Predicted 3D model of a 332-nucleotide RNA (Bacterial RNase P class A) from a Thermotogota bacterium. Lineage of the source: Bacteria > Thermotogati > Thermotogota. The sequence is in RNAcentral, with records from ENA.
[in-house]
RNA sequence: GGAGAGGGAUGGGUGGUCGCGGGCCUUUCGAGGCCCGAGGAAAGUCCGGACUCCACAGGGCAGGGUGCUGGGUAAUACCCAGGAGGAGCGAUCCUCGGAGAGGGCCACAGAAACUUCAAACCGCCCGAACAGGGCAAGGGUGAAAAGGUGAGGUAAGAGCUCACCAGCACUGGGGCGACCCAGUGGCUCGGUAACCCCCACCUGGAGCAAGGCCGAGCAGGGGUGGGUGGCCCGCCCAUACCCCCGGGUAGGCCGCUCGAGGAGGGCGGAAACGCUCUCCCCAGAUAGAUGACCACCCUCGACAGAAUCCGGCUUACAGUCCCUCUCCGUGA
Numbered sequence: 001g002g003a004g005a006g007g008g009a010u011g012g013g014u015g016g017u018c019g020c021g022g023g024c025c026u027u028u029c030g031a032g033g034c035c036c037g038a039g040g041a042a043a044g045u046c047c048g049g050a051c052u053c054c055a056c057a058g059g060g061c062a063g064g065g066u067g068c069u070g071g072g073u074a075a076u077a078c079c080c081a082g083g084a085g086g087a088g089c090g091a092u093c094c095u096c097g098g099a100g101a102g103g104g105c106c107a108c109a110g111a112a113a114c115u116u117c118a119a120a121c122c123g124c125c126c127g128a129a130c131a132g133g134g135c136a137a138g139g140g141u142g143a144a145a146a147g148g149u150g151a152g153g154u155a156a157g158a159g160c161u162c163a164c165c166a167g168c169a170c171u172g173g174g175g176c177g178a179c180c181c182a183g184u185g186g187c188u189c190g191g192u193a194a195c196c197c198c199c200a201c202c203u204g205g206a207g208c209a210a211g212g213c214c215g216a217g218c219a220g221g222g223g224u225g226g227g228u229g230g231c232c233c234g235c236c237c238a239u240a241c242c243c244c245c246g247g248g249u250a251g252g253c254c255g256c257u258c259g260a261g262g263a264g265g266g267c268g269g270a271a272a273c274g275c276u277c278u279c280c281c282c283a284g285a286u287a288g289a290u291g292a293c294c295a296c297c298c299u300c301g302a303c304a305g306a307a308u309c310c311g312g313c314u315u316a317c318a319g320u321c322c323c324u325c326u327c328c329g330u331g332a
Base pairs, nucleotide, nucleotide: 001328002327003326004325005324006323007322008321009320010319012297013296014295015294016293017292018291020037021036022035023034024033025032026031039303043314044313046312047311048310049309050308051207052206053205054204063203064202065201066200067199068082069081070080071079072078083096084095085094086093087092097198098197102196103195104192105191106190121139122138123135124134125133126132147165148164149163150162151161152160166188168185169184170183171182172181173180174179211254212253213252214251221245222244223243224238225237226236227235228234261280262279263278264277265276266275267274268273298301
């Protein structure tokens, strides 16, 4: 210098004028002053919780979810560390229970798609043979074809024998564990679990339009009168005006923003994270505020905007800056 890998920060700046939402203070009720006012994703609403209401003796089944191991957390499908497999020269990235409990399925091609029914289409070998018999090396089909490579062996072949490798079982050792290492053995049967299923763990439902309080006007009901009736309730009829009562509606208030909160320091831990001290207060609307204009500067400014709150994941994003690491080339 080039090409990459992982992570973090920022998201035009400064000044002025006018305006909008909220809080506090003053007020001569006209107004005035001070402070605060979108995001890293406020988004998708995909997970997990807080909170609220409803349901609920206890146990089981069914249903749903999660899925390598250990840890973190309020909790998770998230995070940290580790394991195995795969990709890359590498930094690093991606994936994750069980197919030897059982059932189902595996298009097309192919002889055959799963365990025996002889696995045999072309083949190879013995043989005079198109009889009879011995094979599976090579070819062909396919995403996948009966352990792989090499040597020996043979008529041709074959774990038939041997070496190495893969897989399985057992033994010993290491690790909390996933798993790893070594040895021994007989030679050895694919995939799919986002098909049913098995195993382990978790699991009530609805959601701030949750939910609670106050509550007009108009209409309607009752308090009134009459009828029915022995009386009460009920039912039926009438009710101009005033008053009272209860339910509902419009509307208003609470929930509502101080919180698993932020910044800095110390301690514990490998890390995620936890404990602790000091300081800070940082939108809260309800048709819904955060904007407009002017001046100067620059590299001329992306994706996008709260609506109960918080922790994650995912997706969108012009440009700029920083840290750590890898590979290649070059110079000293």
It is recorded under the gene name rnpB. The model forms 93% of the base pairs in the Rfam consensus.